About this RNA: A computed fold for a 115-nucleotide RNA, annotated as FMN riboswitch aptamer (RFN element). Its Rfam family is "FMN riboswitch aptamer (RFN element)". Rfam's curators write: The RFN element is a highly conserved domain that is found frequently in the 5'-untranslated regions of prokaryotic mRNAs that encode for flavin mononucleotide (FMN) biosynthesis and transport proteins.

RNA sequence: UAGAUGUUUCAGGGCGAGGUGUAAUUCCUCACUGGCGGUAAAGUCCGCGAGCCGUAAGGCACGAUUAGGUGAAAUUCCUAAACCAACAGUACAGUCUGGAUGAAAGAAACUAAUU
Numbered sequence: 001u002a003g004a005u006g007u008u009u010c011a012g013g014g015c016g017a018g019g020u021g022u023a024a025u026u027c028c029u030c031a032c033u034g035g036c037g038g039u040a041a042a043g044u045c046c047g048c049g050a051g052c053c054g055u056a057a058g059g060c061a062c063g064a065u066u067a068g069g070u071g072a073a074a075u076u077c078c079u080a081a082a083c084c085a086a087c088a089g090u091a092c093a094g095u096c097u098g099g100a101u102g103a104a105a106g107a108a109a110c111u112a113a114u115u
Stems, first nucleotide, its partner, number of pairs: 002114001006110005016030004031095002033085002035048004043083002051060003065081005087098003
């Protein structure tokens, strides 16, 4: 200097207003939100996590962006206009309730075989 291994902690946000209706934070109009790693700073690029089944190995499922500008470099910045969002419940849910005081991509601190 690098660092196997182990331990601990942390690790997801958002319905406000109006309308219809017996009933909707679920429908309609407007509003609001954006996990982790990579890369010119990303919900929409590349990759990962979150869901379901299974004792396990493993299997299934897995959304969405364009135009212009600056620049050496940006689907990441700026301007504009779009789009997307698991499962169960309930008047049809990204925002309510629930599995979940869960799990987890991963982040930080400590440890330090070994080089």